[in-house]
RNA sequence: CCCCGGGGGGCCGGUCGAACCGGCUGAGAGGCGGCUAGGGGCCGCGACCCGCUGAACCUGAUCCGGUUGACCCCGGCGGAGGGAGGG
Numbered sequence: 001c002c003c004c005g006g007g008g009g010g011c012c013g014g015u016c017g018a019a020c021c022g023g024c025u026g027a028g029a030g031g032c033g034g035c036u037a038g039g040g041g042c043c044g045c046g047a048c049c050c051g052c053u054g055a056a057c058c059u060g061a062u063c064c065g066g067u068u069g070a071c072c073c074c075g076g077c078g079g080a081g082g083g084a085g086g087g
Base pairs, nucleotide, nucleotide: 001087002086003085004051005050006049007048010024011023012022013021014020016039031045032044033043034042035041057082058081059080063076064075065074066073
C1' cells in the first nucleotide's frame, strides 16, 4: 500500500411527538439512505478507532475510592477473563 475483519456512540438541558435541537467530554457521541414504531430501535453505507507487539472494544459492572450537579477525569479491579489478519 491492497484486500479483509473487529468495535463504540456517554452526560446535561430544551422542545417536541420530529427516531428532534443545543451544550460538554472525546479519535469518534448517530453523517447519508432504507425499514419499523415509539424516547435516537434495526439494516446497509460513510467517518473514526482498532486487528495478537491486541487497554480499540466486551465481561465482571447498575463495581469500589477520589472528584463533578452529572458525564468527563484520576486511582483500583488489572496485564484479570475475552477480543478482530492475510498478501
Predicted 3D model of an 87-nucleotide RNA (TPP riboswitch aptamer (THI element)) from a Sphingomonadaceae bacterium.
Rfam family: TPP riboswitch aptamer (THI element). Rfam's curators write: Vitamin B(1) in its active form thiamin pyrophosphate (TPP) is an essential coenzyme that is synthesised by coupling of pyrimidine and thiazole moieties in bacteria. The previously detected thiamin-regulatory element, thi box was extended, resulting in a new, highly conserved RNA secondary structure, the THI element, which is widely distributed in eubacteria and also occurs in some archaea. Analysis of operon structures identified a large number of new candidate thiamin-regulated genes, mostly transporters, in various prokaryotic organisms. The THI element is a riboswitch that directly binds to TPP to regulate gene expression through a variety of mechanisms in archaea, bacteria and eukaryotes. through a variety of mechanisms in archaea, bacteria and eukaryotes. Tandem TPP riboswitches have been reported where both TPP riboswitches respond independently to TPP. The structure of TPP riboswitch has been reported for Escherichia coli and Arabidopsis thaliana.
Model confidence (mean pLDDT): 79 of 100.
The sequence was found by an Rfam model in a public genome assembly.
Lineage of the source: Bacteria > Pseudomonadati > Alphaproteobacteria > Sphingomonadales > Sphingomonadaceae.